A computed fold for a 1480-nucleotide RNA from a Candidatus Woesearchaeota archaeon, annotated as small-subunit ribosomal RNA. The sequence is in RNAcentral, with records from ENA and SILVA. The organism belongs to Candidatus Woesearchaeota, within Archaea. It matches the Rfam family "Archaeal small subunit ribosomal RNA". The literature on the family includes a 2002 paper in BMC Bioinformatics by Cannone et al., "The comparative RNA web (CRW) site: an online database of comparative sequence and structure information for ribosomal, intron, and other RNAs". Rfam 15.1 lists 709 matches to the family in 491 species.
RNA sequence: AUACCCGUUUAUCCUGCGGGAGGCCACUGCUAUCGGAGUCCGACUAAGCCAUGCAAGUCGGCUGUCUAGCUUCGGCUGGAUGGCGGCGAACUGCUCAGUAACACGUCGCUAACCUACCCUAGGGUCUAGGAUAACCUCGGGAAACUGAGGCUAAUCCUAGAUAGGAAAAGGGUUCUGCAAUGACCCUCUUCUGAAAGCAGCUUUGCUGUGCCCUAGGAUGGGGCGGCGGCCCAUCAGGUUGUUGGUGGGGUAACGGCCCACCAAGCCUAAGACGGGUACGGGUCCUGAGAGGGAUAGCCCGGAGAAGGGACCUGAGACACUGUCCCUAGCCCUACGGGGUGCAGCAGGCGCGAAACCUCUCCAAUGCGCGAAAGCGUGAGAGGGGGACUCCGAGUGCCUUGCUUCGGCAAGGCUUUUGUCGAGGGUAAAAACCUCGGCGAAUAAGGGGUGGGCAAGACCGGUGCCAGCAGCCGCGGUAACCCCGGCGCCCCAAGUGGUGGCCGCUUUUAUUGGGCCUAAAGCGUUCGUAGCCGGUUCAGUAAGUUCCUUCCGAAAUCGUCGCGCUUAACGUGACGGCGCGGAGGGAAUACUGCUGAACUUGGGACCGGUAGGGGCCGGAGGUAUUCCCGGGGAAGCGGUAAAAUGCUUAGAUCCUGGGAGGACCACCGGUGGCGAAGGCGUCCGGCCAGAACGGCUCCGACGGUGAGGAACGAAAGCUGGGGGAUCAAAACGGAUUAGAUACCCGUGUAGUCCCAGCUGUAAACGCUGCGGGCUAGGUGUUGCGCAUUCUUCGAGAAUGCGCAGUGUCGUAGGGAAGCCGUUAAGCCCGCCGCCUGGGGAGUACGGUCGCAAGGCUGAAACUUAAAGGAAUUGGCGGGGGAGCGCUACAAGGGGUGCGGCGUGCGGUUUAAUCUAACUCAACACAGAGAAUCUCACCAGGAGCGACAGCAGAAUGAAGGUCAGGCUAAAGGUCUUACCAGACACGCUGAGAGGUGGUGCAUGGCCGCCGUCAGCUCGUGCUGUAGGGUGUCCUGUUAAGUCAGGCAACGAGCGAGACCCGCGUCCCUAGUUGCUACUUUUCUUUACGGAGAAAAGGCACACUAGGGAGACUGCCUGCGAAAGCAGGAGGAAGGUGCGGGCGACGGUAGGUCUGUAUGCCCCGAAUCUCCUGGGCUACACGCGCGCAACAAUGGCGGGAACAAUGGGAUGCGACUCCGAGAGGAGAAGCUAAUCCUCGAAAUUCCGUCUUAGUCCAGAUCGAGGGCUGGAACUCGCCCUCGUGACGAUGGAAUCCCUAGUAAUCAGAGGUUAGCAGCCUCUGGUGAAUAUGUCCCCGCUCCUUGCACACACUGCCCGUCAAGCCAUCCGAGCUGGGUUUAGGUGAGGUUUCCUCUAUAGAGGAAUUCGAACCUAGGCUUGGUGAGGCGGGCUAAGUCGACACAAGGUAUCCGUAGGGGAACCUGCGGAUGGAUCACCUCCU
Repeated sequence: AUACCCGUUUAUCCUGCGGGAGGCCACUGCUAUCGGAGUCCGACUAAGCCAUGCAAGUCGGCUGUCUAGCUUCGGCUGGAUGGCGGCGAACUGCUCAGUAACACGUCGCUAACCUACCCUAGGGUCUAGGAUAACCUCGGGAAACUGAGGCUAAUCCUAGAUAGGAAAAGGGUUCUGCAAUGACCCUCUUCUGAAAGCAGCUUUGCUGUGCCCUAGGAUGGGGCGGCGGCCCAUCAGGUUGUUGGUGGGGUAACGGCCCACCAAGCCUAAGACGGGUACGGGUCCUGAGAGGGAUAGCCCGGAGAAGGGACCUGAGACACUGUCCCUAGCCCUACGGGGUGCAGCAGGCGCGAAACCUCUCCAAUGCGCGAAAGCGUGAGAGGGGGACUCCGAGUGCCUUGCUUCGGCAAGGCUUUUGUCGAGGGUAAAAACCUCGGCGAAUAAGGGGUGGGCAAGACCGGUGCCAGCAGCCGCGGUAACCCCGGCGCCCCAAGUGGUGGCCGCUUUUAUUGGGCCUAAAGCGUUCGUAGCCGGUUCAGUAAGUUCCUUCCGAAAUCGUCGCGCUUAACGUGACGGCGCGGAGGGAAUACUGCUGAACUUGGGACCGGUAGGGGCCGGAGGUAUUCCCGGGGAAGCGGUAAAAUGCUUAGAUCCUGGGAGGACCACCGGUGGCGAAGGCGUCCGGCCAGAACGGCUCCGACGGUGAGGAACGAAAGCUGGGGGAUCAAAACGGAUUAGAUACCCGUGUAGUCCCAGCUGUAAACGCUGCGGGCUAGGUGUUGCGCAUUCUUCGAGAAUGCGCAGUGUCGUAGGGAAGCCGUUAAGCCCGCCGCCUGGGGAGUACGGUCGCAAGGCUGAAACUUAAAGGAAUUGGCGGGGGAGCGCUACAAGGGGUGCGGCGUGCGGUUUAAUCUAACUCAACACAGAGAAUCUCACCAGGAGCGACAGCAGAAUGAAGGUCAGGCUAAAGGUCUUACCAGACACGCUGAGAGGUGGUGCAUGGCCGCCGUCAGCUCGUGCUGUAGGGUGUCCUGUUAAGUCAGGCAACGAGCGAGACCCGCGUCCCUAGUUGCUACUUUUCUUUACGGAGAAAAGGCACACUAGGGAGACUGCCUGCGAAAGCAGGAGGAAGGUGCGGGCGACGGUAGGUCUGUAUGCCCCGAAUCUCCUGGGCUACACGCGCGCAACAAUGGCGGGAACAAUGGGAUGCGACUCCGAGAGGAGAAGCUAAUCCUCGAAAUUCCGUCUUAGUCCAGAUCGAGGGCUGGAACUCGCCCUCGUGACGAUGGAAUCCCUAGUAAUCAGAGGUUAGCAGCCUCUGGUGAAUAUGUCCCCGCUCCUUGCACACACUGCCCGUCAAGCCAUCCGAGCUGGGUUUAGGUGAGGUUUCCUCUAUAGAGGAAUUCGAACCUAGGCUUGGUGAGGCGGGCUAAGUCGACACAAGGUAUCCGUAGGGGAACCUGCGGAUGGAUCACCUCCU
């Protein structure tokens, strides 16, 4: 002591980035009781500018002035204030502009140096002279200041002496040392050359303190060197005092530091030079660390003092509060001249997001001066202000009661804190400490509450608005995400936000990453520097390791103590740290170096071989095209189909000959060769490489390879040839909405050769090169060896070795796909490259190129993803298998035309209420709307439980005669009467609502689905999503069954089950039946027929129970399952028909059946009444009916059902009427009675193909029925009228057997009204036994950039808006640099004046600043221009993703509104089918 989480997806794993959680710093919002500590507080921007005050003085040397005290008047002791002189003022303090440098750090050197004050030692302190300030006098000036004359002292100045010092030459060779150029000694010469006093006293002097010289030390500095620490190569060459030498100058001192001459060097890929940025370090922040970032504060060093330059003094400065000058600014002025420098402390302005008082004191620490006392000190010590940091404390506790359990109230306790008082404390205060009094009193906020991330599925508001949101994402009427309230959570005198840094991030990877497909291997090879390097021996000891010595400031950091009440803080010891430098010693394994040797790496040589290896030359072959000759006839060619085109001037076609260019079939092969690009007829020549074999030789000669060089497909370029084919561009024909394409016909560059350039490709194994190690199997090529066979041939087969080239596969690796001795495994060496997507391989710069363009290669801005692999689905104008009359085919019948009915749309209307819109809305809800229904329209009227407030016995609400209003109505009004208690006039709140929301819902239903699927448990497998099971083969109606199989079982579906029909049996027998028996009646042609009754239950029927069918039996096929056929049987392979509808999906339909959340209306969207409307009608569509006729119509006769229904009902029967119907009326609560005559059919007759004896719409007249009422708007009957229609275009619907078709019947709705719907029976076919195609479904497989799932996704131009770059005639600023000019001032020399000082002049040289011209660089701005990014619903197309409908992509070239198209070469990162080869 090293941690993750959210965000790409339907889901998963990975890559990768975005975001969150931590710490630190600055600012900021809200809030705030107190104390302590701190190296915190105008650093970041303006090293911008500053009013005012303060920040450096001091002194027994000397000398004035004023003044106090004392006085023995001589003076003494003081104080204040000047001057000369000494020391200090070069420290301290502030700031970080400049500086990439010996500036800093560290370690050394100085044999090349200095050092005031201080210390130690030795010696000395002699003689003489001179000036001047203060002061006095007189001037100039506005001022600042300054001039002249006069007096004077010293530790002031000068001269001399001595001591001494310095230098040169020669000699000695003593010492130090690595080294003598040093020191020392001797000789000699030259030069230079000290001093100061004062005080006290016990006074020829002593003591103290100074002064001078020399030597040494200490301290502080100067100089030099090694090493260390930023970015850019889109800065690659730089340099002329430059590099060195000789001689000189200068300095304390070395040196091109400076100068003269000579030589031509010096630095650089280990990054010179240039540009940008930046004071450096100790340290600080962060981090596990390595690192990364910072470095204003405290310490050390440096630099600066408004910008720039120069100098004096001095031990020391080129000097923050010194001098001079230039520049810019400010101030004063009498215009003549002057003054000024806060990056010292306070303070002001400005700048800004951003930072305090014009405080106190020298009491402490230190510094300067002084002998000292002391003086000075904005250094420092203190105080004030600041939520700046760190640390500490508090905002109460208990009991009782109430409580929505959050708290509130009352009573009591305590007193940290607060406040008051006293003492201590301080330079003065304050804090603080001690003691006492009072009183819970004086003290809680900020942020959050969808996930990440702790805490609401609370309430109200809002309604894609307002807003939130780091990221993901919330908000479109039920918001846990906005705003407010309440609750809760976190932290707490703080808590949030913004910006920056580190961490998180192994996301720049040394520790510690990668590059087949995610970003990433240079197109390939050779090779320079560099890096790396086989075996053995010896030496060495540079690297390396160990020991030891010295240094590595303090603070900071760690540990343990100690001191402040604790802590922060301070302090002591030890340790650590600056991961470093230097010296000495030791070791020798490894690396290096030197020497010697070896053969395995590498190379050479030899041998026989294989090869589309390269270059050059020669030869050949077929085909295309063209030309000529012959034959020949009308077409050829081309396509999906055509056309353009060619052809009677003879094409195409056949045949003979010729010309010319290009190419090289078969062999031919995951076969060969080459570094790659690439290489293919044959022969020859030249050149090069490889494998194998060798008892040959050399002896590490090697690997890689930044720069560099060479080679490098196609296209393209330049020049010259050539030109048959093909073919960008171009032209024409088609296709199409268009077609700048795909298809077709022509056709130019080009394609070919030579010489040169270009230098790129999906230049790919998307896999750099070399070496070693790590299971195998099986092909193939070359060489060698062995064995066998042999047709004997460079023959064949098998095995082994080496080398190459494929494939499968173990371990292992990988996100997976996959790789796997040809590694993507395990290691070593070297190179190249990557770091989210886009912008962009773009811009700018450089460089190469004739050009096209190549190489190198950013940023602003924008974005939360972009991506890889695999999974499950869905989809495909992908594949395979299977199935279905809402699929086809084979058939049958329709619809689509016209008429009518009905529904929908549209239109109209006061209203024509509404829902439903592909299948899966439209004769559907609705089963048929005259009123009702009813939801719509017009008009009229009615209704408020409950609570509160007006009102009310002065009569509320209500009822009513008459009249008015009205369509009508005590509804209302007028008038009048009855009656007797409440109260819609107001506010809330209700009842009610076919009002809204089917996208808030329940329930029910449609469709997928007449489908055969959907899952689970356990196991196995995969990191996971998931897979397996559910797959394969066969079979089935079926995931039905069987066999196989890492699966074994199971569930929901299917099936079974239930109902009906079909056969038989049993039971039962009224209202059914009546064969049979008996009886009675009627009738008779005497044969019989009919009716009724009683028996009877045989049959039929009814309705209850059972039987029966299971591939059980036979044959064939088959492994089985099963299939085909057969027998028997009423029925045969689910017997037929129905019910039953898996997991789910479709935001499918229904709030107008009912239920129901929310919203709305509430005296009207509620309720009632009258009338109207839903029935409209230029039109369009759907579903039907009747037709168009002879398989028919009409007339007459005849026959056969079943299901149902019936008491406000069905109604026999009789009568009336032509009929509809009417009048009466039996029976029937219904196997009893009624409805009930079925029709098609059949027999006879007629009609004769015609708008008809077809057809019946429409209209007229008369009548009937229902109903309160048939005008809008019912049905029926009779008569009359007699329209359209003569089989229906494109298209489309239904149906597989008692089905279609056709015929009628019944019921539903219902007062009345069917052409509808649902049942019932009658007659009763045709065709198929299949799956090529269309539609749809299921399964398997494949591709995918889709997942809202192809009605998907998505590209580009154009149009609009915004944004940031780029180019741009120019315009304008900054920096830097070169040359020239002017030139303040300084250096040196000389001259003149002058007593020194100083002044003037000349020359020389350095030179700030300014001006001119140019270069480089960096900003601002700029008409206009190019592209880029972003922006819910603009235009044009449809480029990509499926075979994306012409496979896609790369390079290149041309073309085009655009995506793009086409040519040439290449890749597979292409689907599908077939074939070849290889492997298992």